This is a predicted structure of a 107-nucleotide RNA (SAM riboswitch aptamer (S box leader)) from Christiangramia forsetii. Lineage of the source: Bacteria > Bacteroidota > Flavobacteriia > Flavobacteriaceae > Christiangramia. Model confidence (mean pLDDT): 78 of 100. The same sequence occurs in records of 2 taxa. RNAcentral holds the sequence, with entries from Rfam and Ribocentre.
Formats: sequence, structure tokens, C1' cells
RNA sequence: UCGUUAUCAAGAAAGGUUGAGGGAUUAGACCCUGUGAAACCUUGGCAACCCUCCUGUAAUGGGAGAAGGUGCUACGUUCUACCACGCCAGUCGUGGAUAGAUAACUC
Repeated sequence: UCGUUAUCAAGAAAGGUUGAGGGAUUAGACCCUGUGAAACCUUGGCAACCCUCCUGUAAUGGGAGAAGGUGCUACGUUCUACCACGCCAGUCGUGGAUAGAUAACUC
């Protein structure tokens, strides 16, 4: 980097360095930000994908745990964009697609 599968609900912050951007990308909107963005470091935490234990099924499962590998730790993957549907007919609601993120596996 390519592909497959699953999930995208909820949860969880302090300190240090630094100093202007950030919320994935394009456009528009909205939001956060010198009362300190992003990044890096330290410590803590959350969660339970891999993992460990118990248990069940024809198969998918169910429960408990957190040593280790990841991940995450403002706000809903911030909203809209493409498609379909609905009625209270509007910058309305719902679902899906695309795209993206994470994990496990794979080329």
C1' cells in the first nucleotide's frame, strides 16, 4: 500500500515542552482555540478488537477479567453533498451508499 470481516453507542485528563492552528480529505456551514490549536513527552484513565478464564450451540454465542499488543481520552464519524422513503412540506425526519477511523487477518 491492496483486499476481507466487524464496529463506529457509551466511556475516559492532569502536568511538561512548544506556539497557531484544529475538528480525516474537497466545498459550504457550524464548533473549538493565546483562559494556549496541532505535535511530542510523562503519568493516569476509558474501552474490551486481539488476549486470558468459565460456559453453551449444529453454527453464530453468553459471562467474568485486564498482565500483554493496539486504540481512544472537547463537541455524535459535527452537519450538508449522492440515492431512496415519509409528512407536519422545511436548509425537516429516517434509512442507505460513498468516503473515513479502529481492530483482526491478508497480498